[in-house]
Parts: sequence; C1' cells; structure tokens
RNA sequence: AAUAUUCUUUGGGGCGGGGUGUGAUUCCCCACCGGCAGUACAGUCUGCGAAGAACGCCCGCGCGUUCCCGAUUCGGUGCAAUUCCGAAACCGACGGUUAAAGUCCGGAUGAAAAAAGAGGAAA
Repeated sequence: AAUAUUCUUUGGGGCGGGGUGUGAUUCCCCACCGGCAGUACAGUCUGCGAAGAACGCCCGCGCGUUCCCGAUUCGGUGCAAUUCCGAAACCGACGGUUAAAGUCCGGAUGAAAAAAGAGGAAA
C1' cells in the first nucleotide's frame, strides 16, 4: 500500500387546468415524473434492486431457492452515442377507493441495488 472484513451516513420522482358524472387527483383531453451499476451522458440497451407468485426452512421475527419482471424509432454530429442534439413515439407492481390510479391512501418512520466516509488484520 492492497485485500478479507467491521462500522456509520445517504439511498424514488410526479395530477396543475378542463370535460362527464350523485360520486373520478382513478374515466376522457391537455399536462407532469423517471432507482442503481455498466457503456460517449440511458425510464425504453445489458445487468441489478424494489413489487408479485410458488416451494423449502423457522416457535416467530424472518431467511433461502426458483419463477415472474413494462416500454423506441427516425434523422444529425462524432473514432465511438437505441445514451448527446432535433423530431415523433412508448412504458409504468400489489392492496384500497362512492368510479377503473405511474402521480391519492396503505404495507413503508420498512427493505434494497448501490454510493460516500471511517476503521482495519493475518499472510
């Protein structure tokens, strides 16, 4: 010095206007939002996480495995971009609700990909 490893902190955004209706932030028109890592800067590429399901373990809190897991094209610049610029598109867990939800309420003052910082062997 590096590594194993320990601890701490951080770690998801968005319904505004109009219409219909007894009733809708849920329907219709317009609007708005975009976790983490990789890569020429990415909601749509590749991978990961969250959510959901089944099975197993556990007194229980929980843990593990498997499954599931949305959506983009065209043009331009360039050595290089489905990532930038221009244009036009598209997508969005589960439960709840006087009426169907990416945006409201709830699990969640949760969990987590991961990021930063501090400590730190043996050989």